[in-house]
RNA sequence: GAUAGAGGCGCGGUGUCCAUCAGUACCUCCCAAACGGCCAGGCAGCCGGGGCGGGAAAGGGGCCACCGCCGAAGGGCGACACGGUGCCUGCCGUUUCGCUGCUGGGCCGUCAGGGAAUACCUGCCGGACUGUCACAGAAUUUUUUUGUGAAGCGCUAUC
Numbered sequence: 001g002a003u004a005g006a007g008g009c010g011c012g013g014u015g016u017c018c019a020u021c022a023g024u025a026c027c028u029c030c031c032a033a034a035c036g037g038c039c040a041g042g043c044a045g046c047c048g049g050g051g052c053g054g055g056a057a058a059g060g061g062g063c064c065a066c067c068g069c070c071g072a073a074g075g076g077c078g079a080c081a082c083g084g085u086g087c088c089u090g091c092c093g094u095u096u097c098g099c100u101g102c103u104g105g106g107c108c109g110u111c112a113g114g115g116a117a118u119a120c121c122u123g124c125c126g127g128a129c130u131g132u133c134a135c136a137g138a139a140u141u142u143u144u145u146u147g148u149g150a151a152g153c154g155c156u157a158u159c
Base pairs, nucleotide, nucleotide: 001159002158003157004156005155008070010069011068012067013066014065015064017062018061026054027053029051030050031049036047037046038045039090040089041088042087043086044085073103074102075100076099077098078097079096081094082093083092084091104130105129107127108126109125111123112122113121114120132150133149134148135147136146137145138144139143
């Protein structure tokens, strides 16, 4: 340098179904006519309340199956585009692309952001656990175990 592997509630994608979204948005009819609203600010514009009846969807999620894998993947920064009422500024979200020694991994918890949400996702921090290697110690010693530390640009095997 090349190839192949390992860590386990391991990572991500696709599809069917299911619950939630929600008795919400929206629609017919009847009554009412201003009371509040649209991510933030400004200028404008638009909408609107109640009753009976009818009544979704997307995103996000779960089981299962299949697919690709072990920087799997996620995060951060930046750029174009689209969306959040029109314009400007900001903020947030989504896709794609670029950069990035930020993160070994999953779990639990406080807080924060996203989200309709008690789901779930993401992040800082903390906790124990786990895998790898290094160092030190012990033993029944080519292995097991205890402690400390480090980080995947690592580790193991073969050529």